[in-house]
């Protein structure tokens, strides 16, 4: 330099290819409550996210372009 893949709650991850419902779902963690003599377990609830900019569209996490970051292949 060329090409490919990836970027979503604190962590891991589903959804993306093929745009659409209600609050972007789940697990763990954290916090609050119930249960228990206490702890643990179990149950209920709360909190928290689409890397950034622009475009297309009635509507974008999803499609298109660019940027940034990470990983890989070739030279």
């Nucleotide at each position: 330099g060329u090409c490919c893949c990836c970027g979503u709650c604190g962590u891991c991850u589903a959804g993306c290819c093929c745009g659409g419902c209600c609050u972007a779902g789940g697990a763990c963690a954290a916090c609050g409550g119930a249960u228990u003599u206490u702890c643990a377990u179990u149950c209920c609830g709360u909190c928290a996210a689409c890397a950034c900019c622009g475009g297309u569209u009635c509507a974008a996490a999803u499609c298109c372009g660019g940027u940034c970051g990470g990983g890989g292949a070739c030279g």